Predicted 3D model of a 348-nucleotide part of an RNA (small-subunit ribosomal RNA, central domain) from Pseudoruegeria aestuarii. NCBI's taxonomy places the organism under Bacteria, Pseudomonadota, Alphaproteobacteria, Rhodobacterales, Pseudoruegeria.

[in-house]
Context: one part of a larger RNA
RNA sequence: CUGGGCGUAAAGCGCGCGUAGGCGGGCUGUUAAGUCAGAGGUGAAAUCCCAGGGCUCAACCCUGGAACUGCCUUUGAUACUGGCAGCCUAGAGUUCGAGAGAGGUGAGUGGAAUGUCGAGUGUAGAGGUGAAAUUCGUAGAUAUUCGACGGAACACCAGUGGCGAAGGCGGCUCACUGGCUCGAUACUGACGCUGAGGUGCGAAAGUGUGGGGAGCAAACAGGAUUAGAUACCCUGGUAGUCCACACCGUAAACGAUGAAUGCCAGACGUCGGGGGGCAUGCCCUUCGGUGUCGCAGCUAACGCAUUAAGCAUUCCGCCUGGGGAGUACGGCCGCAAGGUUAAAACUC
Numbered sequence: 001c002u003g004g005g006c007g008u009a010a011a012g013c014g015c016g017c018g019u020a021g022g023c024g025g026g027c028u029g030u031u032a033a034g035u036c037a038g039a040g041g042u043g044a045a046a047u048c049c050c051a052g053g054g055c056u057c058a059a060c061c062c063u064g065g066a067a068c069u070g071c072c073u074u075u076g077a078u079a080c081u082g083g084c085a086g087c088c089u090a091g092a093g094u095u096c097g098a099g100a101g102a103g104g105u106g107a108g109u110g111g112a113a114u115g116u117c118g119a120g121u122g123u124a125g126a127g128g129u130g131a132a133a134u135u136c137g138u139a140g141a142u143a144u145u146c147g148a149c150g151g152a153a154c155a156c157c158a159g160u161g162g163c164g165a166a167g168g169c170g171g172c173u174c175a176c177u178g179g180c181u182c183g184a185u186a187c188u189g190a191c192g193c194u195g196a197g198g199u200g201c202g203a204a205a206g207u208g209u210g211g212g213g214a215g216c217a218a219a220c221a222g223g224a225u226u227a228g229a230u231a232c233c234c235u236g237g238u239a240g241u242c243c244a245c246a247c248c249g250u251a252a253a254c255g256a257u258g259a260a261u262g263c264c265a266g267a268c269g270u271c272g273g274g275g276g277g278c279a280u281g282c283c284c285u286u287c288g289g290u291g292u293c294g295c296a297g298c299u300a301a302c303g304c305a306u307u308a309a310g311c312a313u314u315c316c317g318c319c320u321g322g323g324g325a326g327u328a329c330g331g332c333c334g335c336a337a338g339g340u341u342a343a344a345a346c347u348c
Stems, first nucleotide, its partner, number of pairs: 004319003007302002012316001014201004021194003025088007033081002035077008049065006091191001092188003095184005103177007110154001115149007125136002162169002206247006215241002220236004258315006266293013297304002321348003330341004
């Protein structure tokens, strides 16, 4: 390479956009590059294969045939693929009218709670635990009332509800802004799908600079527990968590399931629209999402099952026994932490 695979056995890039490339709807004409057929030339000899022959046989050698699956030239065929030309509307997109939404960014703003501070009342305890102690408190704590400040997060609503490509997104208001769905006629006329490289986004932790710091809390300190206790429990507590800008680029980044298109029984929920019917709160129907069960089919089984892991096609990524190892070396990236690409010896 061929082949077989990728939910859980090894294997789907974390997710988009998109270059090259690969693949690509219907009709007509043309061309004849691919494709198919005929003819001619060439395809050295030896080798291989077949038939005969020669060394006593064989290896070996000789003669003839076949073959050399290829290439070139030429004459044709035109279904399919390609090229060119014209046309079409079922894919894709545009327009118009509605609609839902924690989609994103910025600004403003609200209440509850924790904490601290000030003031009042008030007096001896309070905290905390399995039990305690460290700790706080007569310099007046805890409790309670009022006021102020500050930071962070948004109870109820809340829902296998919604939105987003993924990461993710939740008080309220405004501004700017992306996408989606439904309905309608008109328009463009294959403009499409995928996507090596590339490029952008990317939780948490971490890093740099400058702010901020209520609560929580790695590290750290103390108290307990214990044989010990570098832990679990308790009292404190710094980075951090928050904001701005810049980096990092990884996660069980999971549906452990790449994207797109078509086809293949149903039933019951739920979210967003449209149409119809009336008995006006139900029924029928349709499009798009999100769930549960289930037939055919698939699967090693578990299970999946119109949101497929079914039946097919296209394109990309990835796997090839365990350990060594996602390591070493080298390259690239990074301030660093490290990331990415990625072996071998050896061993079972």